[in-house]
């Protein structure tokens, strides 16, 4: 320099262009002599910008970060 991939709650992952969910964690509660476990509730996210579309996590362009490969 070129090619490919990844980026979503604190963490690990889903989501066929149509209500952004699951698990776990944090916090609160039930239970217990206390705690753990279990159960219930709560909290919180689409890397930045632009475009297409009635509608974008999803498609297009660009930038950023990380990973893999090729070449020098």
């Nucleotide at each position: 320099a070129c090619g490919g991939g990844u980026g979503u709650g604190g963490u690990g992952c889903a989501a066929u262009g149509g209500u952004a969910g699951c698990a776990u964690g944090c916090c609160g509660g039930u239970c217990u002599c206390c705690a753990a476990a279990a159960c219930c509730g709560u909290u919180g996210a689409u890397g930045g910008g632009a475009g297409u579309u009635c509608g974008a996590a999803u498609c297009u362009c660009u930038c950023c970060a990380c990973c893999c490969g090729u070449g020098c």

This is a predicted structure of a 72-nucleotide RNA (transfer RNA) from a compost metagenome. The coordinates come from a structure-prediction model, not an experiment, and the mean pLDDT is 84. The sequence is in RNAcentral, with records from ENA.